[in-house]
RNA sequence: GGAAGCAGCUUCUAGGGUUCCGGUUCGCGUCAGUUCGCUUCAGCGAGCCCGAUGCGGCGUCUGGUCCGAGAGAAGCUCACCGGGGUCACCCGGUUGCACGGAGGGAUAAAAGCCCGGGAGAC
Repeated sequence: GGAAGCAGCUUCUAGGGUUCCGGUUCGCGUCAGUUCGCUUCAGCGAGCCCGAUGCGGCGUCUGGUCCGAGAGAAGCUCACCGGGGUCACCCGGUUGCACGGAGGGAUAAAAGCCCGGGAGAC
C1' cells in the first nucleotide's frame, strides 16, 4: 500500500428508553363513603379513607405501542458469475474475517440506532 457485492429491503431478536396506553402500598385536589363535633335539623366544620376521578411524580414498573444491530436470526430483492432456454425466463453459486473508544447527532427519550466495517488496535 492492497482484494471481497465486504449490496439493499422486510419481519424479528439481544438491547434501549418513556411520547401514548397500562401499572404504581408516591403526593395533592375534587366527589363519594365513614367517624366525631356543632346545629336554626337544613347543613357546616374537623378527622379517616377501603372507592371514583383529575393533576403531578416514578422506567429503580414485568408489560402493549415505540426505537433497534456491519461485527445477531430468518426471508426476500437487486447485482454479478456459471449452466440451460421456446429469449418470456429457469436452475445453481457469490467462501472467509470482523477487537473497537471518546465525542457528536436524531427522535419523547435512550441504545448494540446514525456518523461508523469511522479514528485507533491486531